[in-house]
Model confidence (mean pLDDT): 78 of 100. A computed fold for a 91-nucleotide RNA from Gemmatimonas sp., annotated as c-di-GMP-I riboswitch aptamer. NCBI's taxonomy places the organism under Bacteria, Pseudomonadati, Gemmatimonadota, Gemmatimonadia, Gemmatimonas. It was read from a public genome assembly, where an Rfam model found it. The model forms 95% of the base pairs in the Rfam consensus.

RNA sequence: GUCGCGAAAUGGCAAAGCUGGCGAAAGCCAGUGACGCAAAGCUCCAGGGUUUCACACAUCGCACGAUGUGUCUGCCGGCUGAGCUACCGAA
Numbered sequence: 001g002u003c004g005c006g007a008a009a010u011g012g013c014a015a016a017g018c019u020g021g022c023g024a025a026a027g028c029c030a031g032u033g034a035c036g037c038a039a040a041g042c043u044c045c046a047g048g049g050u051u052u053c054a055c056a057c058a059u060c061g062c063a064c065g066a067u068g069u070g071u072c073u074g075c076c077g078g079c080u081g082a083g084c085u086a087c088c089g090a091a
Base pairs, nucleotide, nucleotide: 005089006088012037013036017032018031019030020029021028022027035078041084042083043082045081046080047079048076049075050074054071055070056069057068058067059066060065
């Protein structure tokens, strides 16, 4: 020095909840907060989960519409895998 690994120290991120805002929703943003995280940094690339404004179909209904399924869209990286990058240095 590199790989692996994760003791210490410095620094970092920030779950739930609460407040305000955005959104049809999922969820997101800001503040507060401190459950956790050694990639809880980046990329939806593969899988997985989630949403139903819109569209299609089916059922019910006089109708408005309601419900279900699917598609599209959106969302989740603090769900798994993959790729890229990175601080410190004990055993």